The part of an RNA shown here (large-subunit ribosomal RNA, domain II) has 686 nucleotides and comes from a Pseudomonadota bacterium.
The coordinates come from a structure-prediction model, not an experiment, and the mean pLDDT is 85.
Rfam family: Bacterial large subunit ribosomal RNA.
Context: one part of a larger RNA
This record gives sequence, C1' cells and structure tokens, in this order.
RNA sequence: GUCUGCGAGUUAGUGUCAGUGGCAGCCUAAGGGCUUCAGGUCCGGAGGCAAAGCGAAAGCGAGUCUUAACAGGGCGAUUGUCGCUGGUGCUAGACCCGAAACGGAGGUGAUCUACCCAUGGCCAGGACGAAGCUAACUUAACCGUUAGUGAAAGACCGAACCGGUGAACGCUGAAAAGUUCUCGGAUGAGCUGUGGGUAGGAGUGAAAGGCUAAUCAAACCCCGUUAUAGCUGGUUCUCUUCGAAAUGCAUUGAGGUGCAGCCUCGCAUGCUGACCUACGGAGGUAGAGCACUGAAUGGACUAGGGCCCAUACCCGGGUACCGAAUCCAACCAAACUCCGAAUACCGUAGGGUGAAGUGCGGGAGUGAGUCGGCGGGAGAUAAGUUCCGUCGUCGAGAGGGAAACAACCCAGAUCGCCGGAUAAGGUGCCUAAAUAUAUCUAAGUGGAAAGGAUGUGAAGUCUCACAGACAGUGAGGAUGUUGGCUUAGAAGCAGCCAUCAUUUAAACAAAGCGUAAUAGCUGACUCAUCGAGAGACUUUGCGCCGAAAAUGAUUGGCGAUAAGAUAUAUACCGAAGCCGCGGAUUUUCAGAAUCUUAGGAUUCUGGGAGUGGUAGAAGAGCGUUCCAACGGCAGUGAAGCAGGAGGGUAACCGACUGUGGAGCUUUUGGAAGUGAGAAUGCAGAC
Repeated sequence: GUCUGCGAGUUAGUGUCAGUGGCAGCCUAAGGGCUUCAGGUCCGGAGGCAAAGCGAAAGCGAGUCUUAACAGGGCGAUUGUCGCUGGUGCUAGACCCGAAACGGAGGUGAUCUACCCAUGGCCAGGACGAAGCUAACUUAACCGUUAGUGAAAGACCGAACCGGUGAACGCUGAAAAGUUCUCGGAUGAGCUGUGGGUAGGAGUGAAAGGCUAAUCAAACCCCGUUAUAGCUGGUUCUCUUCGAAAUGCAUUGAGGUGCAGCCUCGCAUGCUGACCUACGGAGGUAGAGCACUGAAUGGACUAGGGCCCAUACCCGGGUACCGAAUCCAACCAAACUCCGAAUACCGUAGGGUGAAGUGCGGGAGUGAGUCGGCGGGAGAUAAGUUCCGUCGUCGAGAGGGAAACAACCCAGAUCGCCGGAUAAGGUGCCUAAAUAUAUCUAAGUGGAAAGGAUGUGAAGUCUCACAGACAGUGAGGAUGUUGGCUUAGAAGCAGCCAUCAUUUAAACAAAGCGUAAUAGCUGACUCAUCGAGAGACUUUGCGCCGAAAAUGAUUGGCGAUAAGAUAUAUACCGAAGCCGCGGAUUUUCAGAAUCUUAGGAUUCUGGGAGUGGUAGAAGAGCGUUCCAACGGCAGUGAAGCAGGAGGGUAACCGACUGUGGAGCUUUUGGAAGUGAGAAUGCAGAC
C1' cells in the first nucleotide's frame, strides 16, 4: 500500500416547540390486589401542574406597583393537563479519536548510573635519583665541596587497566552510540570485585540541569480519568423542495462567542412587497465659481523699508531694489462656497397576487471572503497591496469563448434525441463555418513606452511659376572707398558709430570661411541656359527607430502580403441558453371520481409556472439485525456463495442456472450495537 472485518449524535433525567391521541380541570408515584406473568388489568390523589395577578414587603386584587396624582409608565387581566412520536436546549464523558500537563499520607525501582559505608583484589618493564646516612677533604668549630649509599614524588616514558583527543568508516549499522587508526591517565583525588545505604519536589551531583534501569527542568506503574482541548482530523444508504454567510454592535474580543442581519419549516395576516407612473420633500456630492476662508501668478497704484546723492539739524532729491493694503487680469482647494445637478433616499396617490411583503413560533449555518467595473482613503494617482462605498462574478456554477486560464465576455445544466435557429466569439489548414467588396500597411507592423525622423496615404492653408518658377550649369557680384572712429595694423568680415550715394540686368559700407593686415574662396542679389511644376506649414490614417539575458524559439501552431488594419454588405459556424418531439417530478389553477370527523384527504385528466447548488433547513423512501402477529416456502433442496435475463428516478429488487446441504421469509407493526473510502484510524492477511 491493497483486501476483509471493526470503527463516531447514544441513553437517562428535566425544560421547550411541533405532530398525534385521552380527559375538561388533568395525572397518578411508591406500594398493593388479580392474572393467561419480560406482559396485562384494577386499586392507590401522598403529591405535581392548572384554576390570579401585582408589589421588596405590609398588602390590595382583575387589577396592582411607582407616585401628591383620578396623569403617564411597568407587569398582568390567554384552558389546561397527561401519554406516545419527533426537533432542539440544559445536566451528565454526551458524536468519535488526540495532548503537553495536574493531584494521590498509593506503590515499584540505586542489578544502569551518582555519592557514601564495609571488606577484598590489581597496577609488565624502563628511566630519573629528593631527604637522610657514610667516607674523604675542608673549617678553630659550624658551614661547605666531592664520592658513595639510599630510596622519595597527586614526578617521567610506557603495557595490562581506566578513559575517549582528532579523523575516516558505520548511519534500513556487526552495534538503539560501535569499529579502525590516532590520542589522555597509568602509585593515585587511581582502577576494580563482592555485600550494603540514600528516591521522586526526593536522592545524588569535583555542578553538565548531569545521573536516578535505552525514560529526567521532576522516574516508572496504578488510580482520579472517558482530565480539559474556544484546536486539528474523521463522522458510514438514496431521491426530492428551498437555499445562505464571510456584515453590524459587543466581548481578557480578534481563527471563539452573544444579539441582530441573511436561509429554511409551520401558523397567522391578506395587498401591505420588489418594481413602474405622477406629485411633494429634505440635501450640499459631481460640476462650477471666487461672494467668504485660505493658497497662488503677472500688471497698475502705493504705505513702509533698502541703496545712492545731499545733509549741523529739520526738510529733501534719485532709484532697471523689496514691497503690506487697494484695483485689474488669469487661476487653485477633502477639512472654501455666491451657486449647484444626475442618481440615490423619504413621503403621498394609483398600478402591481409576486422572484412577493409583514408578524409570531421551531431549526440552522455564517460572522477568515475573493477578483473585476465604477466612486474614494492609505501607498509612490506601486503591488495578484491595504481600507471603505456600490454593482457583478466566483464562493456554492457546469456549458461556449479568451491556445491553456475560480473571479473577464456569452450564458444559469430536470432527463433523453445521429432535430432546428442563435449569443459571445469566429469562418486558409490544424478546426465547425467566407480564400466577400473598397481603401490602407511593407514594418512579419499586426505580435512593447516616452521621445525622435524628407517612410507613406488622405484633407487643407499660404507663397512662387510659360511675362519662364525650384534645383543644376555658365557669367557677373562693381564705383566713391582702405566709409568714419579706434588701432602697431582694422582694407565688407577685433570693437564703436553711421549704413549713404553712383554706375547698373544686379551687386550688402556685407551672411560665412580666410589673412598680421591685405589678398583669396563662397553667399545674398542679377542675367543667360534649361522647360513645368516648386517651396513652407496645419490636421489626420497606417507604418520606422527607440528594442540587451541567461537550455530552442513562438500571433495557440503551421504559415500567410493577407489568412494584417479600417469601413461596409450578405451568408454561414457556434453553448447543457432558446425552440421542437418524448419522459420524470414540484407547485398552482380547472374538471372528474372515491373517502370524510364535512375542515379536508387521495387518485386520474388537462393548462400555467418551475426543477445548478456548498454550509444548512424541510420532505419522501431503500436496505441491515432482532421481536410480535397472520400467512407462505423448504431434501422434488432453505440460508450463504458465483453468475444474472429483466424491473425501478435512486438507495435497491430479481426469475433462472450452478454450488451448497438445513432452515428461510413476504406483508403489517415494533425495537435498534442500522449502512464505511478516508480519522499519519484499530486488528488480521498478503
């Protein structure tokens, strides 16, 4: 892991509500009698509930309390009671499994290990050579020196023994801590045998919270004990009807709970509802505005100040400086408003029998939401961010489209059909359906931005042009004059001033390069040549550049110059939506039949509207075990097992066949140890 079996809302008491019965006041409990004895029936009124409430009470009483009150307000002025069945609350282990823990004057452990006591044992070999002693020398004598003797040390080297430094291996091990190499101690605070002692808030500890039998910040076993678990997991057959929430307030509250909101079932009410129309309201948002409060730009004017001049002082003068207030012009604001919508909201009247509304009662779940559009706050006008409002989706929603893609677009799946017409989206092939028309694009743009550019299409404005434009080519581009000043020089071209006149087809007191200054080369301007359009700008369509990333690339792919883009027209494809045909079921309406406690119930036929669904509420059934009753089957073969025609919307039922070899069961009731795939479920097998 698989298979088989087991495995979770029970029971008792007590409330409450519904269904269904008895009685009208209701009921018996313990106990007792009888009996056909797990039962039935009859006594038994002890007692309980009800029949009156209000007040703290005295007390009063259909009222009473508060109070000065005859006002107002609170609570009352309701027919119950006893069974059975079901829903649910509470008390109990209370749907099941699961802690870490806590308590016990309950117990077991020191054969492991810590320390202690008693009594024993063990430590190869080597090396070093303290004190003391002896001798010699020395000294006046000590001291001292040398040689010898001697044997000390928590001394040295190193086996046994004890330990465990580093590394490798081992890591479903040879081993629940080892092996190998290496390493520390090795006469000591040494190691060790045997016997004994100390223990659970206690021991022992050269102290690490270490150790106390592979367990230690409180051992192990048993008991309280099914501790508690606002937490996690699991919770077993079917079909039908309806169908949420992820919000508000409060909370030692935030992943819990209470009340409300939203769901469901019943009863009541009976047009009140959503929505539509008309009318009437309150409002200060969007927008707008500057009348207030502020912010803020330019100008005018100007109090005051700065600077300069002048000044003994008082007066003054100038100002291309700053500038309150005021005026003009143009603007800005969530916490500005002289103004001011659309919606939304409230009310009144009419319509509105619904996808309804409202009240009371039983049962819930939810109280982690999510993305998208719109209006905002926070943030960086960041986030698949966060917090509100509002609508939608998902959640709890399948189907078609977006290549794939909860939340986007279309559309809400009762079942069947090898029927039809459509939505979004599509119609070259993959791939169902158009190789339509007119333009544009040349970038594979389509299939990345600001910004940049003689890309190209369309529309428009202005200027020049056969009296010859634009571009090119040829020629001219002069004279007074080197204008004056300045300057070393200044001659068109360092700088300042002026910028005239003449000859002309035209020619600047010169737009640029250049020279020390001249010179020189162009340009403006003019003529000739040429011969038809040229130039500047505005708006707009589609393109271009901008464009660098890590395994091989991507409009889904192939590929396509349309099969790209824009516009237009007509077809077609395309969904579980709609329609058609047939079936099922819920509900409502109509009709008929049967029953009836006369309220209604059941069945059939027809019409209408429905039938996605998590949590959850409600309803109807299938099956298992046992019991009772009436039937039935069975050696001419029961149960069980294997297969299984066929039947039922499903749970399931099942003729028949084989096997098997002795019991089984329809129906109607009753009672439950009543349904398995999940709980790192439990046991067994493989």
The source organism's lineage runs through Bacteria, Pseudomonadati and Pseudomonadota.